[in-house]
RNA sequence: GGGGGUGUGCCCGAGUGGUUAAAGGGACUUGGCUGUAAACCAAGUGCGUAAGCUACGUUGGUUCGAAUCCAACCGCCCCCA
Repeated sequence: GGGGGUGUGCCCGAGUGGUUAAAGGGACUUGGCUGUAAACCAAGUGCGUAAGCUACGUUGGUUCGAAUCCAACCGCCCCCA
RNA backbone atom coordinates (compact mmCIF):
# COMPACT_ATOMS: atom_id res chain seq x y z
P G A 1 -0.81 3.77 3.56
O5' G A 1 -0.72 2.80 2.31
C5' G A 1 -0.69 3.36 1.01
C4' G A 1 -0.68 2.25 0.00
C3' G A 1 -1.92 1.37 0.00
O3' G A 1 -2.98 1.94 -0.75
C1' G A 1 0.00 0.00 0.00
P G A 2 -4.49 1.65 -0.31
O5' G A 2 -4.71 0.13 -0.76
C5' G A 2 -4.80 -0.20 -2.14
C4' G A 2 -5.06 -1.69 -2.31
C3' G A 2 -6.26 -2.23 -1.53
O3' G A 2 -7.49 -1.98 -2.19
C1' G A 2 -4.41 -3.64 -1.20
P G A 3 -8.83 -1.83 -1.31
O5' G A 3 -9.09 -3.30 -0.75
C5' G A 3 -9.44 -4.35 -1.65
C4' G A 3 -9.55 -5.67 -0.91
C3' G A 3 -10.50 -5.69 0.28
O3' G A 3 -11.87 -5.77 -0.12
C1' G A 3 -8.50 -6.77 0.86
P G A 4 -13.00 -5.17 0.85
O5' G A 4 -13.00 -6.16 2.11
C5' G A 4 -13.46 -7.50 1.95
C4' G A 4 -13.18 -8.32 3.20
C3' G A 4 -13.84 -7.85 4.48
O3' G A 4 -15.22 -8.20 4.55
C1' G A 4 -11.60 -8.41 4.92
P G A 5 -16.21 -7.31 5.43
O5' G A 5 -15.79 -7.64 6.94
C5' G A 5 -16.00 -8.94 7.46
C4' G A 5 -15.34 -9.08 8.82
C3' G A 5 -15.85 -8.15 9.91
O3' G A 5 -17.07 -8.61 10.48
C1' G A 5 -13.50 -8.20 9.96
P U A 6 -18.15 -7.56 11.00
O5' U A 6 -17.44 -6.94 12.28
C5' U A 6 -17.20 -7.73 13.43
C4' U A 6 -16.28 -7.01 14.40
C3' U A 6 -16.82 -5.70 14.96
O3' U A 6 -17.71 -5.91 16.05
C1' U A 6 -14.59 -5.40 14.28
P G A 7 -18.79 -4.78 16.40
O5' G A 7 -17.92 -3.72 17.22
C5' G A 7 -17.28 -4.11 18.44
C4' G A 7 -16.55 -2.92 19.05
C3' G A 7 -17.46 -1.79 19.50
O3' G A 7 -16.96 -1.20 20.70
C1' G A 7 -15.93 -0.99 17.88
P U A 8 -17.53 -1.68 22.10
O5' U A 8 -19.08 -1.38 21.94
C5' U A 8 -19.56 -0.04 21.86
C4' U A 8 -21.01 0.02 22.27
C3' U A 8 -21.28 -0.46 23.69
O3' U A 8 -21.07 0.59 24.63
C1' U A 8 -22.84 -1.46 22.20
P G A 9 -20.25 0.28 25.93
O5' G A 9 -21.30 0.56 27.10
C5' G A 9 -21.75 1.88 27.35
C4' G A 9 -22.71 1.89 28.53
C3' G A 9 -22.09 1.35 29.81
O3' G A 9 -22.34 2.23 30.88
C1' G A 9 -24.10 0.20 29.29
P C A 10 -21.25 3.16 31.44
O5' C A 10 -20.29 2.17 32.27
C5' C A 10 -19.12 2.69 32.89
C4' C A 10 -18.36 1.57 33.58
C3' C A 10 -18.10 0.35 32.72
O3' C A 10 -16.96 0.54 31.90
C1' C A 10 -18.93 -0.34 34.83
P C A 11 -16.93 -0.14 30.42
O5' C A 11 -16.63 -1.68 30.71
C5' C A 11 -15.35 -2.09 31.17
C4' C A 11 -15.32 -3.60 31.35
C3' C A 11 -15.78 -4.41 30.16
O3' C A 11 -14.77 -4.57 29.18
C1' C A 11 -16.80 -5.24 32.12
P C A 12 -15.17 -4.80 27.63
O5' C A 12 -15.81 -6.27 27.60
C5' C A 12 -14.98 -7.41 27.71
C4' C A 12 -15.82 -8.66 27.84
C3' C A 12 -16.68 -9.03 26.63
O3' C A 12 -15.95 -9.67 25.60
C1' C A 12 -17.92 -9.30 28.62
P G A 13 -16.40 -9.45 24.05
O5' G A 13 -17.94 -9.85 24.00
C5' G A 13 -18.35 -11.22 24.01
C4' G A 13 -19.86 -11.31 24.16
C3' G A 13 -20.67 -10.75 22.99
O3' G A 13 -20.82 -11.73 21.97
C1' G A 13 -21.53 -9.90 25.02
P A A 14 -21.27 -11.26 20.47
O5' A A 14 -22.86 -11.10 20.59
C5' A A 14 -23.68 -12.24 20.56
C4' A A 14 -25.14 -11.90 20.85
C3' A A 14 -25.93 -11.17 19.78
O3' A A 14 -26.29 -12.01 18.71
C1' A A 14 -26.53 -10.42 21.94
P G A 15 -26.50 -11.40 17.23
O5' G A 15 -27.62 -10.30 17.45
C5' G A 15 -28.98 -10.68 17.71
C4' G A 15 -29.79 -9.44 18.07
C3' G A 15 -29.98 -8.45 16.92
O3' G A 15 -31.16 -8.77 16.20
C1' G A 15 -29.32 -7.31 18.92
P U A 16 -31.09 -8.93 14.59
O5' U A 16 -30.68 -7.47 14.11
C5' U A 16 -31.66 -6.59 13.58
C4' U A 16 -30.99 -5.72 12.54
C3' U A 16 -30.64 -6.47 11.25
O3' U A 16 -31.11 -5.77 10.10
C1' U A 16 -28.67 -5.53 12.27
P G A 17 -32.52 -5.85 9.58
O5' G A 17 -32.76 -4.32 9.91
C5' G A 17 -34.06 -3.78 9.76
C4' G A 17 -34.18 -2.63 10.72
C3' G A 17 -35.59 -2.37 11.18
O3' G A 17 -35.57 -1.92 12.51
C1' G A 17 -34.74 -0.45 10.10
P G A 18 -36.49 -2.84 13.54
O5' G A 18 -37.49 -1.75 14.15
C5' G A 18 -36.97 -0.61 14.83
C4' G A 18 -38.09 0.24 15.39
C3' G A 18 -39.16 -0.53 16.15
O3' G A 18 -39.58 0.27 17.25
C1' G A 18 -40.15 0.63 14.35
P U A 19 -38.85 0.11 18.63
O5' U A 19 -39.64 -1.06 19.36
C5' U A 19 -40.84 -0.77 20.06
C4' U A 19 -41.60 -2.04 20.35
C3' U A 19 -40.77 -3.19 20.91
O3' U A 19 -40.55 -3.03 22.31
C1' U A 19 -42.23 -4.00 19.24
P U A 20 -39.51 -4.02 23.00
O5' U A 20 -38.18 -3.15 23.07
C5' U A 20 -38.01 -2.22 24.12
C4' U A 20 -36.82 -1.32 23.84
C3' U A 20 -36.99 -0.46 22.60
O3' U A 20 -36.46 0.84 22.82
C1' U A 20 -35.06 -1.79 22.38
P A A 21 -37.16 1.69 23.99
O5' A A 21 -36.26 1.39 25.27
C5' A A 21 -35.12 2.15 25.54
C4' A A 21 -34.19 1.36 26.44
C3' A A 21 -34.65 1.29 27.89
O3' A A 21 -34.11 0.13 28.51
C1' A A 21 -32.61 2.44 27.78
P A A 22 -34.64 -1.39 28.07
O5' A A 22 -33.66 -1.75 26.87
C5' A A 22 -33.99 -2.86 26.04
C4' A A 22 -32.76 -3.37 25.34
C3' A A 22 -31.62 -3.79 26.26
O3' A A 22 -31.83 -5.10 26.73
C1' A A 22 -30.80 -2.51 24.44
P A A 23 -31.38 -5.57 28.16
O5' A A 23 -31.62 -7.14 28.03
C5' A A 23 -32.89 -7.63 27.60
C4' A A 23 -32.76 -9.03 27.04
C3' A A 23 -32.04 -10.04 27.92
O3' A A 23 -32.87 -10.54 28.94
C1' A A 23 -31.28 -10.23 25.70
P G A 24 -32.28 -10.68 30.43
O5' G A 24 -31.02 -11.65 30.23
C5' G A 24 -31.21 -13.01 29.84
C4' G A 24 -29.88 -13.66 29.58
C3' G A 24 -28.85 -13.49 30.68
O3' G A 24 -29.05 -14.40 31.74
C1' G A 24 -27.85 -12.99 28.61
P G A 25 -28.67 -13.95 33.23
O5' G A 25 -27.07 -13.99 33.23
C5' G A 25 -26.39 -15.22 33.01
C4' G A 25 -24.92 -14.99 32.84
C3' G A 25 -24.23 -14.22 33.96
O3' G A 25 -23.96 -15.02 35.09
C1' G A 25 -23.53 -13.36 31.89
P G A 26 -24.00 -14.37 36.53
O5' G A 26 -22.70 -13.42 36.54
C5' G A 26 -21.41 -13.99 36.44
C4' G A 26 -20.36 -12.91 36.24
C3' G A 26 -20.22 -11.91 37.36
O3' G A 26 -19.44 -12.42 38.44
C1' G A 26 -20.22 -10.78 35.29
P A A 27 -19.81 -11.97 39.93
O5' A A 27 -19.49 -10.40 39.91
C5' A A 27 -18.14 -9.93 39.80
C4' A A 27 -18.12 -8.42 39.68
C3' A A 27 -18.84 -7.67 40.80
O3' A A 27 -18.00 -7.51 41.93
C1' A A 27 -19.56 -6.82 38.73
P C A 28 -18.66 -7.58 43.40
O5' C A 28 -19.46 -6.20 43.48
C5' C A 28 -18.76 -4.96 43.41
C4' C A 28 -19.73 -3.82 43.20
C3' C A 28 -20.84 -3.71 44.25
O3' C A 28 -20.39 -3.05 45.42
C1' C A 28 -21.77 -3.51 42.10
P U A 29 -21.11 -3.47 46.83
O5' U A 29 -22.54 -2.78 46.73
C5' U A 29 -22.65 -1.35 46.68
C4' U A 29 -24.11 -0.95 46.58
C3' U A 29 -25.03 -1.59 47.61
O3' U A 29 -24.97 -0.92 48.86
C1' U A 29 -26.02 -1.74 45.48
P U A 30 -25.24 -1.80 50.21
O5' U A 30 -26.81 -2.08 50.19
C5' U A 30 -27.72 -0.99 50.31
C4' U A 30 -29.14 -1.46 50.07
C3' U A 30 -29.59 -2.66 50.89
O3' U A 30 -29.94 -2.31 52.22
C1' U A 30 -30.24 -2.97 48.65
P G A 31 -29.71 -3.43 53.39
O5' G A 31 -30.87 -4.50 53.10
C5' G A 31 -32.23 -4.14 53.28
C4' G A 31 -33.15 -5.20 52.70
C3' G A 31 -33.03 -6.60 53.28
O3' G A 31 -33.67 -6.73 54.54
C1' G A 31 -33.16 -6.74 50.94
P G A 32 -33.11 -7.87 55.56
O5' G A 32 -33.53 -9.25 54.87
C5' G A 32 -34.91 -9.58 54.72
C4' G A 32 -35.07 -10.89 53.98
C3' G A 32 -34.41 -12.10 54.63
O3' G A 32 -35.19 -12.63 55.68
C1' G A 32 -33.97 -12.09 52.31
P C A 33 -34.45 -13.20 57.00
O5' C A 33 -33.68 -14.50 56.48
C5' C A 33 -34.40 -15.64 56.02
C4' C A 33 -33.45 -16.65 55.41
C3' C A 33 -32.29 -17.05 56.30
O3' C A 33 -32.66 -18.06 57.22
C1' C A 33 -31.48 -16.54 54.14
P U A 34 -32.24 -17.97 58.76
O5' U A 34 -30.65 -18.11 58.70
C5' U A 34 -30.05 -19.35 58.34
C4' U A 34 -28.55 -19.19 58.28
C3' U A 34 -27.90 -18.62 59.53
O3' U A 34 -27.69 -19.63 60.51
C1' U A 34 -27.02 -17.55 57.61
P G A 35 -28.09 -19.36 62.04
O5' G A 35 -27.10 -18.17 62.45
C5' G A 35 -27.45 -17.28 63.52
C4' G A 35 -26.22 -16.60 64.04
C3' G A 35 -25.35 -15.94 62.98
O3' G A 35 -25.82 -14.63 62.70
C1' G A 35 -23.99 -17.25 64.40
P U A 36 -25.81 -14.14 61.15
O5' U A 36 -24.27 -13.92 60.81
C5' U A 36 -23.56 -12.83 61.38
C4' U A 36 -22.13 -12.83 60.92
C3' U A 36 -21.92 -12.90 59.41
O3' U A 36 -22.04 -11.62 58.81
C1' U A 36 -20.50 -14.45 60.47
P A A 37 -22.63 -11.56 57.30
O5' A A 37 -21.56 -12.35 56.42
C5' A A 37 -20.33 -11.72 56.07
C4' A A 37 -19.38 -12.74 55.46
C3' A A 37 -19.79 -13.34 54.12
O3' A A 37 -19.49 -12.46 53.04
C1' A A 37 -19.02 -15.05 55.55
P A A 38 -20.42 -12.53 51.73
O5' A A 38 -20.10 -13.95 51.09
C5' A A 38 -18.83 -14.20 50.48
C4' A A 38 -18.70 -15.66 50.14
C3' A A 38 -19.73 -16.20 49.16
O3' A A 38 -19.37 -15.95 47.81
C1' A A 38 -19.56 -17.65 51.00
P A A 39 -20.55 -15.65 46.73
O5' A A 39 -21.41 -16.99 46.67
C5' A A 39 -20.86 -18.18 46.12
C4' A A 39 -21.80 -19.35 46.38
C3' A A 39 -23.22 -19.15 45.87
O3' A A 39 -23.34 -19.48 44.50
C1' A A 39 -23.27 -19.91 48.11
P C A 40 -24.35 -18.64 43.58
O5' C A 40 -25.79 -18.93 44.17
C5' C A 40 -26.34 -20.25 44.15
C4' C A 40 -27.61 -20.30 44.96
C3' C A 40 -28.66 -19.25 44.60
O3' C A 40 -29.43 -19.64 43.47
C1' C A 40 -28.38 -19.30 46.93
P C A 41 -29.98 -18.53 42.47
O5' C A 41 -31.16 -17.85 43.32
C5' C A 41 -32.30 -18.62 43.71
C4' C A 41 -33.24 -17.78 44.55
C3' C A 41 -33.59 -16.41 43.97
O3' C A 41 -34.58 -16.49 42.96
C1' C A 41 -33.05 -16.18 46.25
P A A 42 -34.60 -15.42 41.76
O5' A A 42 -35.12 -14.10 42.51
C5' A A 42 -36.44 -14.05 43.03
C4' A A 42 -36.70 -12.72 43.71
C3' A A 42 -36.35 -11.49 42.88
O3' A A 42 -37.35 -11.17 41.94
C1' A A 42 -35.51 -11.25 45.07
P A A 43 -36.94 -10.44 40.57
O5' A A 43 -36.63 -8.96 41.05
C5' A A 43 -37.69 -8.16 41.58
C4' A A 43 -37.13 -6.90 42.20
C3' A A 43 -36.29 -6.03 41.29
O3' A A 43 -37.06 -5.22 40.43
C1' A A 43 -35.21 -6.27 43.37
P G A 44 -36.41 -4.82 38.98
O5' G A 44 -35.27 -3.78 39.39
C5' G A 44 -35.60 -2.55 40.03
C4' G A 44 -34.36 -1.87 40.55
C3' G A 44 -33.34 -1.46 39.51
O3' G A 44 -33.70 -0.25 38.86
C1' G A 44 -32.24 -2.45 41.34
P U A 45 -33.18 0.00 37.33
O5' U A 45 -31.61 0.24 37.52
C5' U A 45 -31.15 1.38 38.23
C4' U A 45 -29.63 1.39 38.27
C3' U A 45 -28.96 1.26 36.92
O3' U A 45 -28.91 2.51 36.24
C1' U A 45 -27.89 -0.16 38.51
P G A 46 -29.35 2.57 34.68
O5' G A 46 -28.80 4.00 34.22
C5' G A 46 -27.43 4.32 34.41
C4' G A 46 -27.16 5.68 33.79
C3' G A 46 -28.04 6.81 34.31
O3' G A 46 -27.51 7.36 35.49
C1' G A 46 -28.03 6.83 31.95
P C A 47 -28.58 7.84 36.64
O5' C A 47 -29.21 9.16 36.02
C5' C A 47 -28.39 10.31 35.80
C4' C A 47 -29.21 11.43 35.19
C3' C A 47 -30.54 11.72 35.88
O3' C A 47 -30.36 12.51 37.06
C1' C A 47 -30.87 11.66 33.55
P G A 48 -31.39 12.22 38.32
O5' G A 48 -32.82 12.63 37.75
C5' G A 48 -33.11 14.00 37.47
C4' G A 48 -34.47 14.12 36.83
C3' G A 48 -35.61 13.47 37.60
O3' G A 48 -36.04 14.25 38.70
C1' G A 48 -35.80 12.95 35.31
P U A 49 -36.44 13.51 40.10
O5' U A 49 -37.68 12.57 39.76
C5' U A 49 -38.05 11.51 40.63
C4' U A 49 -39.54 11.31 40.60
C3' U A 49 -40.14 11.05 39.23
O3' U A 49 -40.10 9.67 38.92
C1' U A 49 -41.41 12.72 40.35
P A A 50 -39.66 9.18 37.43
O5' A A 50 -40.87 9.63 36.50
C5' A A 50 -42.14 8.97 36.56
C4' A A 50 -43.22 9.84 35.97
C3' A A 50 -43.10 10.10 34.48
O3' A A 50 -43.78 9.09 33.74
C1' A A 50 -43.41 12.15 35.62
P A A 51 -43.29 8.66 32.25
O5' A A 51 -43.68 9.92 31.35
C5' A A 51 -45.04 10.11 30.91
C4' A A 51 -45.21 11.50 30.33
C3' A A 51 -44.35 11.80 29.11
O3' A A 51 -44.94 11.36 27.91
C1' A A 51 -44.13 13.55 30.68
P G A 52 -44.10 10.52 26.81
O5' G A 52 -42.70 11.29 26.73
C5' G A 52 -42.57 12.50 25.99
C4' G A 52 -41.48 13.37 26.58
C3' G A 52 -40.07 13.15 26.03
O3' G A 52 -39.86 13.85 24.81
C1' G A 52 -40.00 13.23 28.39
P C A 53 -38.77 13.31 23.76
O5' C A 53 -37.38 13.64 24.50
C5' C A 53 -36.99 14.98 24.71
C4' C A 53 -35.71 15.04 25.52
C3' C A 53 -34.53 14.32 24.90
O3' C A 53 -33.89 15.10 23.90
C1' C A 53 -34.68 13.75 27.18
P U A 54 -33.26 14.33 22.60
O5' U A 54 -31.98 13.59 23.20
C5' U A 54 -30.88 14.34 23.68
C4' U A 54 -29.94 13.47 24.49
C3' U A 54 -29.34 12.27 23.76
O3' U A 54 -28.26 12.62 22.93
C1' U A 54 -30.08 11.61 25.89
P A A 55 -27.95 11.66 21.63
O5' A A 55 -27.39 10.32 22.30
C5' A A 55 -26.13 10.32 22.95
C4' A A 55 -25.86 8.96 23.55
C3' A A 55 -25.80 7.80 22.57
O3' A A 55 -24.53 7.72 21.94
C1' A A 55 -27.09 7.19 24.44
P C A 56 -24.40 7.24 20.41
O5' C A 56 -23.55 5.92 20.48
C5' C A 56 -23.88 4.91 21.37
C4' C A 56 -23.02 3.68 21.16
C3' C A 56 -22.71 3.32 19.71
O3' C A 56 -21.54 2.53 19.65
C1' C A 56 -24.27 1.79 20.61
P G A 57 -20.58 2.50 18.34
O5' G A 57 -19.52 3.64 18.66
C5' G A 57 -18.89 3.70 19.96
C4' G A 57 -17.65 4.56 19.89
C3' G A 57 -17.86 5.88 19.16
O3' G A 57 -18.38 6.88 20.03
C1' G A 57 -15.96 4.79 18.29
P U A 58 -19.44 7.95 19.45
O5' U A 58 -18.53 8.89 18.53
C5' U A 58 -17.51 9.69 19.11
C4' U A 58 -16.86 10.55 18.04
C3' U A 58 -17.84 11.31 17.15
O3' U A 58 -18.29 12.51 17.75
C1' U A 58 -16.22 10.24 15.81
P U A 59 -19.79 13.04 17.39
O5' U A 59 -19.62 13.59 15.90
C5' U A 59 -18.65 14.60 15.61
C4' U A 59 -18.54 14.79 14.12
C3' U A 59 -19.85 14.96 13.39
O3' U A 59 -20.36 16.28 13.52
C1' U A 59 -18.48 13.46 12.19
P G A 60 -21.91 16.56 13.09
O5' G A 60 -21.81 16.54 11.49
C5' G A 60 -22.94 16.19 10.73
C4' G A 60 -22.49 15.84 9.33
C3' G A 60 -23.63 15.31 8.46
O3' G A 60 -24.38 16.37 7.89
C1' G A 60 -21.81 13.83 8.34
P G A 61 -25.99 16.25 7.98
O5' G A 61 -26.33 15.09 6.92
C5' G A 61 -25.92 15.24 5.58
C4' G A 61 -26.00 13.93 4.83
C3' G A 61 -27.38 13.30 4.74
O3' G A 61 -28.18 13.93 3.75
C1' G A 61 -25.78 11.64 5.22
P U A 62 -29.81 13.86 3.90
O5' U A 62 -30.18 12.34 3.62
C5' U A 62 -29.95 11.78 2.33
C4' U A 62 -30.38 10.33 2.32
C3' U A 62 -31.80 10.08 2.82
O3' U A 62 -32.75 10.32 1.78
C1' U A 62 -30.33 8.52 3.81
P U A 63 -34.09 11.16 2.13
O5' U A 63 -34.89 10.21 3.12
C5' U A 63 -35.36 8.95 2.68
C4' U A 63 -35.88 8.16 3.84
C3' U A 63 -36.86 8.88 4.75
O3' U A 63 -38.16 8.90 4.19
C1' U A 63 -35.28 7.71 6.06
P C A 64 -39.04 10.26 4.30
O5' C A 64 -39.39 10.33 5.86
C5' C A 64 -39.99 11.51 6.39
C4' C A 64 -40.54 11.20 7.76
C3' C A 64 -39.57 10.51 8.71
O3' C A 64 -38.72 11.43 9.36
C1' C A 64 -41.63 9.36 8.73
P G A 65 -37.16 11.03 9.49
O5' G A 65 -37.18 9.77 10.47
C5' G A 65 -37.56 9.92 11.85
C4' G A 65 -37.65 8.58 12.53
C3' G A 65 -36.38 7.74 12.49
O3' G A 65 -35.49 8.14 13.53
C1' G A 65 -38.22 6.39 11.89
P A A 66 -33.92 8.11 13.23
O5' A A 66 -33.57 6.57 13.05
C5' A A 66 -33.75 5.66 14.13
C4' A A 66 -32.55 4.73 14.24
C3' A A 66 -31.24 5.43 14.60
O3' A A 66 -30.43 4.52 15.34
C1' A A 66 -31.04 4.42 12.49
P A A 67 -30.39 4.63 16.90
O5' A A 67 -29.15 3.69 17.31
C5' A A 67 -27.82 4.13 17.13
C4' A A 67 -26.89 2.95 17.00
C3' A A 67 -27.01 2.21 15.67
O3' A A 67 -26.14 2.75 14.70
C1' A A 67 -27.14 0.68 17.48
P U A 68 -26.63 2.88 13.14
O5' U A 68 -27.02 1.39 12.70
C5' U A 68 -26.03 0.37 12.63
C4' U A 68 -26.69 -0.95 12.29
C3' U A 68 -27.35 -0.98 10.91
O3' U A 68 -27.07 -2.19 10.26
C1' U A 68 -28.96 -1.46 12.60
P C A 69 -25.93 -2.28 9.15
O5' C A 69 -26.53 -1.36 7.99
C5' C A 69 -27.33 -1.93 6.95
C4' C A 69 -27.60 -0.89 5.87
C3' C A 69 -26.41 -0.02 5.49
O3' C A 69 -25.59 -0.67 4.54
C1' C A 69 -28.28 1.36 5.86
P C A 70 -24.01 -0.40 4.50
O5' C A 70 -23.95 1.06 3.88
C5' C A 70 -24.36 1.30 2.54
C4' C A 70 -24.16 2.76 2.18
C3' C A 70 -22.79 3.32 2.49
O3' C A 70 -21.85 2.99 1.48
C1' C A 70 -24.43 4.82 3.26
P A A 71 -20.29 2.84 1.87
O5' A A 71 -19.86 4.36 2.09
C5' A A 71 -19.84 5.27 0.98
C4' A A 71 -19.41 6.64 1.43
C3' A A 71 -18.11 6.68 2.23
O3' A A 71 -16.97 6.64 1.39
C1' A A 71 -19.73 8.03 3.30
P A A 72 -15.62 5.94 1.93
O5' A A 72 -15.01 7.08 2.86
C5' A A 72 -14.60 8.32 2.28
C4' A A 72 -14.37 9.35 3.37
C3' A A 72 -13.38 8.94 4.45
O3' A A 72 -12.03 9.13 4.05
C1' A A 72 -15.32 9.84 5.46
P C A 73 -10.91 8.10 4.61
O5' C A 73 -10.77 8.53 6.14
C5' C A 73 -10.31 9.84 6.48
C4' C A 73 -10.59 10.14 7.94
C3' C A 73 -9.95 9.19 8.94
O3' C A 73 -8.58 9.48 9.17
C1' C A 73 -12.20 9.58 9.55
P C A 74 -7.60 8.26 9.58
O5' C A 74 -8.02 7.97 11.10
C5' C A 74 -7.82 8.95 12.11
C4' C A 74 -8.30 8.43 13.45
C3' C A 74 -7.79 7.05 13.83
O3' C A 74 -6.46 7.08 14.34
C1' C A 74 -10.10 7.18 14.25
P G A 75 -5.52 5.76 14.10
O5' G A 75 -6.11 4.69 15.14
C5' G A 75 -6.04 4.95 16.54
C4' G A 75 -6.78 3.89 17.31
C3' G A 75 -6.37 2.45 17.02
O3' G A 75 -5.16 2.08 17.68
C1' G A 75 -8.72 2.60 17.11
P C A 76 -4.23 0.95 17.00
O5' C A 76 -5.03 -0.41 17.21
C5' C A 76 -5.24 -0.93 18.52
C4' C A 76 -6.19 -2.11 18.48
C3' C A 76 -5.77 -3.25 17.55
O3' C A 76 -4.79 -4.10 18.14
C1' C A 76 -8.05 -2.76 17.22
P C A 77 -3.79 -4.91 17.18
O5' C A 77 -4.69 -6.05 16.53
C5' C A 77 -5.23 -7.09 17.33
C4' C A 77 -6.11 -8.00 16.49
C3' C A 77 -5.46 -8.58 15.24
O3' C A 77 -4.62 -9.68 15.52
C1' C A 77 -7.62 -7.79 14.72
P C A 78 -3.40 -10.04 14.53
O5' C A 78 -4.12 -10.66 13.25
C5' C A 78 -4.81 -11.91 13.34
C4' C A 78 -5.51 -12.22 12.04
C3' C A 78 -4.65 -12.23 10.79
O3' C A 78 -3.91 -13.44 10.65
C1' C A 78 -6.64 -11.05 10.37
P C A 79 -2.54 -13.45 9.83
O5' C A 79 -3.00 -13.32 8.31
C5' C A 79 -3.72 -14.38 7.68
C4' C A 79 -4.19 -13.94 6.31
C3' C A 79 -3.09 -13.48 5.35
O3' C A 79 -2.40 -14.55 4.75
C1' C A 79 -4.90 -11.96 5.27
P C A 80 -0.90 -14.40 4.28
O5' C A 80 -1.01 -13.42 3.03
C5' C A 80 -1.64 -13.84 1.83
C4' C A 80 -1.72 -12.70 0.84
C3' C A 80 -0.40 -12.03 0.48
O3' C A 80 0.32 -12.77 -0.50
C1' C A 80 -2.02 -10.37 0.92
P A A 81 1.93 -12.76 -0.48
O5' A A 81 2.27 -11.25 -0.90
C5' A A 81 2.00 -10.79 -2.22
C4' A A 81 2.27 -9.30 -2.33
C3' A A 81 3.68 -8.86 -1.93
O3' A A 81 4.62 -9.06 -2.97
C1' A A 81 2.07 -7.44 -0.94